A computed fold for a 1467-nucleotide RNA from an uncultured bacterium, annotated as small-subunit ribosomal RNA. The sequence is in RNAcentral, with records from ENA and SILVA. The prediction has a mean pLDDT of 85.
RNA sequence: CAGGAUGAACGCUGGCGGCGUGCUUAACACAUGCAAGUCGAACGAUGAAGCAGAGCUUGCUCUGCGGAUUAGUGGCGAACGGGUGAGUAACACGUGAGUAACCUGCCCUUGACUCUGGGAUAAGCACUGGAAACGGUGUCUAAUACCGGAUACGACCCUCGGAGGCAUCUCCAGGGGGUGGAAAGAAUUUCGGUCAAGGAUGGACUCGCGGCCUAUCAGCUAGUUGGUGAGGUAAUGGCCCACCAAGGCGACGACGGGUAGCCGGCCUGAGAGGGUGACCGGCCACACUGGGACUGAGACACGGCCCAGACUCCUACGGGAGGCAGCAGUGGGGAAUAUUGCGCAAUGGGCGAAAGCCUGACGCAGCAACGCCGCGUGGGGGAAGAAGGCCUUCGGGUUGUAAACCUCUUUCAGGGGGGACGAAGCCACCGGGGUUAAUAGCCCACGGGGUGACGGUACCCUCAGAAGAAGCCCCGGCUAACUACGUGCCAGCAGCCGCGGUAAUACGUAGGGGGCAAGCGUUGUCCGGAAUCAUUGGGCGUAAAGCGCGUGUAGGCGGCUUGGUAAGUCUGGCGUGAAAUCUUGGGGCUCAACCCCAAGCCUGCGUUGGAUACUGCCUAGCUAGAGUCCGGGAGAGGAAAGCGGAAUUCCCAGUGUAGCGGUGAAAUGCGCAGAUAUUGGGAAGAACGCCGGUGGCGAAGGCGGCUUUCUGGAACGGUACUGACGCUGAGACGCGAAAGCGUGGGGAGCAAACAGGAUUAGAUACCCUGGUAGUCCACGCCGUAAACGAUGGGCACUAGAUGUGGGCGGUGUCGACUCCGUCCGUGUCGAAGCUAACGCAUUAAGUGCCCCGCCUGGGGAGUACGGCCGCAAGGCUAAAACUCAAAGGAAUUGACGGGGGCCCGCACAAGCAGCGGAGCAUGUGGUUUAAUUCGACGCAACGCGAAGAACCUUACCUAGGCUUGACAUGUCAGUGUAAGACGUGGAAACACGUCCCCUCGCAAGAGCACUGUCACAGGUGGUGCAUGGCUGUCGUCAGCUCGUGUCGUGAGAUGUUGGGUUAAGUCCCGCAACGAGCGCAACCCCUGUCCCAUGUUGCCAGCGGGAAAGCCGGGGACUCAUGGGAUACUGCCGGUGACAAACCGGAGGAAGGUGGGGACGACGUCAAGUCAUCAUGCCCCUUAUGUCUAGGGCUACACACGUGCUACAAUGGCCGGUACAAAGGGCUGCGAAGCCGCGAGGUGGAGCGAAUCCCAUAAAGCCGGUCCCAGUUCGGAUUGGAGGCUGAAACUCGCCUCCAUGAAGUCGGAGUUGCUAGUAAUCGCGGAUCAGCAACGCCGCGGUGAAUACGUUCCCGGGCCUUGUACACACCGCCCGUCACACCACGAAAGUCGGCAACACCCGAAGCCGGUGGGCUAACCCGCAAGGGAGGCAGCCGUCGAAGGUGGGGUCAGCGAUUGGGGUGAA
Repeated sequence: CAGGAUGAACGCUGGCGGCGUGCUUAACACAUGCAAGUCGAACGAUGAAGCAGAGCUUGCUCUGCGGAUUAGUGGCGAACGGGUGAGUAACACGUGAGUAACCUGCCCUUGACUCUGGGAUAAGCACUGGAAACGGUGUCUAAUACCGGAUACGACCCUCGGAGGCAUCUCCAGGGGGUGGAAAGAAUUUCGGUCAAGGAUGGACUCGCGGCCUAUCAGCUAGUUGGUGAGGUAAUGGCCCACCAAGGCGACGACGGGUAGCCGGCCUGAGAGGGUGACCGGCCACACUGGGACUGAGACACGGCCCAGACUCCUACGGGAGGCAGCAGUGGGGAAUAUUGCGCAAUGGGCGAAAGCCUGACGCAGCAACGCCGCGUGGGGGAAGAAGGCCUUCGGGUUGUAAACCUCUUUCAGGGGGGACGAAGCCACCGGGGUUAAUAGCCCACGGGGUGACGGUACCCUCAGAAGAAGCCCCGGCUAACUACGUGCCAGCAGCCGCGGUAAUACGUAGGGGGCAAGCGUUGUCCGGAAUCAUUGGGCGUAAAGCGCGUGUAGGCGGCUUGGUAAGUCUGGCGUGAAAUCUUGGGGCUCAACCCCAAGCCUGCGUUGGAUACUGCCUAGCUAGAGUCCGGGAGAGGAAAGCGGAAUUCCCAGUGUAGCGGUGAAAUGCGCAGAUAUUGGGAAGAACGCCGGUGGCGAAGGCGGCUUUCUGGAACGGUACUGACGCUGAGACGCGAAAGCGUGGGGAGCAAACAGGAUUAGAUACCCUGGUAGUCCACGCCGUAAACGAUGGGCACUAGAUGUGGGCGGUGUCGACUCCGUCCGUGUCGAAGCUAACGCAUUAAGUGCCCCGCCUGGGGAGUACGGCCGCAAGGCUAAAACUCAAAGGAAUUGACGGGGGCCCGCACAAGCAGCGGAGCAUGUGGUUUAAUUCGACGCAACGCGAAGAACCUUACCUAGGCUUGACAUGUCAGUGUAAGACGUGGAAACACGUCCCCUCGCAAGAGCACUGUCACAGGUGGUGCAUGGCUGUCGUCAGCUCGUGUCGUGAGAUGUUGGGUUAAGUCCCGCAACGAGCGCAACCCCUGUCCCAUGUUGCCAGCGGGAAAGCCGGGGACUCAUGGGAUACUGCCGGUGACAAACCGGAGGAAGGUGGGGACGACGUCAAGUCAUCAUGCCCCUUAUGUCUAGGGCUACACACGUGCUACAAUGGCCGGUACAAAGGGCUGCGAAGCCGCGAGGUGGAGCGAAUCCCAUAAAGCCGGUCCCAGUUCGGAUUGGAGGCUGAAACUCGCCUCCAUGAAGUCGGAGUUGCUAGUAAUCGCGGAUCAGCAACGCCGCGGUGAAUACGUUCCCGGGCCUUGUACACACCGCCCGUCACACCACGAAAGUCGGCAACACCCGAAGCCGGUGGGCUAACCCGCAAGGGAGGCAGCCGUCGAAGGUGGGGUCAGCGAUUGGGGUGAA
């Protein structure tokens, strides 16, 4: 990351329908309308329409009937329904119980009753206050409003009796005493009212259990906990009050802080779980904020009241009004969420007897792809595989049957027509029936009729026509789908890994493809994958993780047997577990979504009966666990006191003299004032040699001279005693190396700090000389460590082998060894098993059980803050922000190592000759220039590409020309048919002109040339990092691999390692390997010996000729040439070795152990070199980056480097004489003899296409002479002069000769190169290229011809094995910290600004309660009355009491100059 989900939002797009859903944010503020009324069959009043009558001014008035309408009194409702989730961690919720501690309007059932009186009052009327809201006074009046009395039981209180229960108690129509009530309307009947009992419904209270985070919140509590009494309530209760007692809660997490409505359910998941609480349903809480009560059956009341506060509005300034978290709607906030719609037709609710009224509950409609579901955008045919697009290897492929075209259909949308179900019910309408004497009225609901917001909607029929209807994302891997162009670490992409620096399947676009589809993507969130918190289902030796160790509290766990109990456990029944949801079956909308019915499920809780194996509890026993006792032994176990010798240092004295000491080497230091050394004496402190040992003891830290005293533990043997007394162990307590701290001692040696001397670039180090704390003792702190076996403790089980310490037994002996067995301890190896591997393995990291501790990516960080401890140092506990895509373990293959072992190479060493210094040549860098063309850059560029730059070459520069072109192919049109010569201009190219004029073919036409046109040519332009080919290099190093098998989870290993041996992975032996391939070697070429064949142009031994020359005759013997063959194989002998391979020595042999040399270069490495040999993709230029020409440049020159040549001389130079090669080349050639010239050379032309002729004298060498150590008779640069040769042409810029000139240089610093034998060194000869030549270069050839190798320590390179690794673009690797700069988050900080909760005190509204009540007062009582009484009210006082005020603290958050560390960042 792929899956699923979502009240979603955003981007692009958008045909239809059904069913759902729609302010998650500001419990922010609200304009406007509506959302709770109803009853006239409770009451007084009002009195419309209509009817009747009267009066008459015939359209008015009055009267009666009638009752519409309505404000008011009264009743019921308004506590339901609807909204929201702020608060709440709580009996708030869920679940299950309890109430013998309770209430319940309307409704149902039952029983009884409904008698008799009275006084007011609203409305109304009159007057009156106020702007308004709203009142005030007087007066009239009714009731189902209010009040008195009678009656009354089963109601309540007291008491008696009986019965029951669960403690308080409950029950009985039980007996006695006391207290308490009623109302009508219509008048056939119905609705009411009262009392009592019961039911139902709804509610109240109590309890068990369950469900968030935080211990960096550990102690909380004063009405607190309980009691007694009184009060209060429907009711229990500190609910409240008085008094008494001192309790209550908490590690099973109280108290505090943070967060949160809870549940059925919903999402996810295999499940267990995790997340969530929108819609629907249940409960709770709230209604502007806070407080309060009233009314009532029910409220402390969303659309009621009072008070306080904030806010808004009205006002006449006096005072008033308001509360959308009801439905719409507005502003605001926000990424974001709808109409100020229709209707009460249905369902439901309130009132009513009913009609009916009310109902933003609800039913519908509107808006939104917000979600789920369904449908459509057409079906069939159709290849010239059209055009267009895209790609292309230019052939083609693909888009693609796709389109066009033909034919068919018409869902949906559109037009037209028809047209519902939902209406059961209700009705004061019309019939009908019943009742009645009977119209009426009432009853029945049988027929008819009426009643629909949605809605002219669903649905049906019909018309036309493929007609109106497809997008979005993706295409590098994960993950399904590839090409082109553009871009060029830019622009951009990205979920992770990562793409992009000129050929991008990863960016952008296009074509094509994949996926989904009216949607598709993105973002957010949740679960999953994640066994990545692990109950199911993880770990802790080395990856993160065992507390440093012990004692032990709580807790957890616990041996054998008997009986009991039945809490856990198992099982049956009963109750409950609401509905919806879910699953299954069935049914209804055409299907589906959706809806309906039924069953299952609801894993739970309660209760009851049963079972008793196991666990628990009680009881009685047992001895195997554990402990006690007895015995003889082992031990650096601990503490204290005392004692001892060796050594170091110091002091004193003696001997003695110049050094000592120290180091890699030195110096500082000590010493002639006598050290060191040595002898004697003394002092002091610390540590205990040998024994001494993966030996012993201890829990760990740790413990080491000897003796004594005190003391802890373990093992073994005995088996007497106790009888589970055990194991572990959160907290707690103790011990705890070194360093460090405090106080007081002590101080020899050693030795942080410090000082000096060295080392070094530096050296705050390592080394040296000194030296203070400290190290030692006593007492007290600290409490850490790689406190490690990096391995917690206990018990049990699971092969062995072999050491060692302690005890016991047996055998054996005179005794001792020995041997065997057993228990405990301590090591090594190893089976099974385990482990990622390494490894562990009876001392487990194996197999199990019990208990504790700990871990959850790296960094930040064991840090900050807080708390606790400490004298301090610091310790314990312990985060977050931010940041990274890793950090890490074990093992593997390489590479590397100033790791190891073995071995090789001119690698070193031993030698010889050089280079580096000089002059010159040549190449390169640099500089210069119009240009100094380009490439090559450590080895492995630099006498390299160049085996030939004066022009050409030539690619560069300047200048002048050409444009189908200098060169190729093709097309079209035209002209003309030779080539050429000459003239003018010009530097030439070229331009212009003149002369000349002839292809083939009958023709068409063909060929050729020119002019013009089009395709194209051309490019030494770019990219060697796009390539082929070729090449260099490691390296002629001995390696590199494969098949099968085996081992390993795997990478991989084995083979290929090992023992020998070799030049060699060469060979032998061994071996879980057996074979094989590419390399090595051999096969090929040259050379060395011999043989055979042949015998010219080669050769000449013998014979003949010749003055001489193999010159001639002749010869094939020899040399030589050519071709072919032979030979060498460790074959033979001896020795060594393992009876091997092989090595050493020898014989023979021309050659001996690959004879010498060459060619030949494994898998691969270096993005090594080359686009300028060639080829080639892509890009670029096209009157020029092509092409032609002239001149110039590549040859420059303050410098620097590489490679060479010549020298510096006497082993030499010069002069004269004289000897011996090989291999090559030659016709545009080599060029002889002869002649000329000092010479280069000229002349000459014989001979030769060459074993014949020529180049061509080889030189060093040898013989003789001279020079005599000097800048020379060395050296030859440079320069002057004079010539020669090649060539159109030697100025830039050739070579050679002669004469003259005669520079530097006297053997070369640091450093560095080649070479091991015909080699180095030295000497000349030839060739390629080439007109000539800068060649001293390169490639070959022969002549002369050495020295040295002890050896492998070191330098360099390489091979094999092994080891370490944090490296793997591989040590030219990786990587740490400071400092500087930028950014980010965090801590501290003088302080500052807020929030929250509480405390103390002050003030004290409304209101309940209490007191008082002098003022007021209809009903009842007394009284004739006046009046009084009872009761009530106002007022006043008091307790409590919200908001507010004051104060000091607590806690949380923000900001903060400055400061601290941390993180990240390009080079």